[in-house]
Molecule: transfer RNA
Organism: Chitinophagaceae bacterium
């Protein structure tokens, strides 16, 4: 330098172009003599950035950024 892949909650990951979710972790309450386990509830995302297409974009397109792989 070229090509391909990945980027979503603190972490690991989902999500046919039509409500952004789960598990773990975290917080509160319950449970216990206390802790753990367990139960209930809650908070935490402008879906890597900027544009475009569309009635509607995490999803499609372009550019850029970070990381990974292959080739040179």
């Nucleotide at each position: 330098g070229a090509u391909g892949g990945u980027u979503u909650a603190a972490c690991u990951c989902a999500a046919u172009g039509g409500c952004a979710g789960a598990g773990u972790a975290c917080u509160a309450u319950c449970c216990u003599g206390a802790u753990a386990c367990g139960a209930u509830a809650g908070a935490a995302g402008c879906u890597g950035a900027u544009a475009g297409u569309u009635c509607g974009a995490a999803u499609c397109u372009a550019u850029c950024a970070a990381c990974c792989a292959u080739c040179a």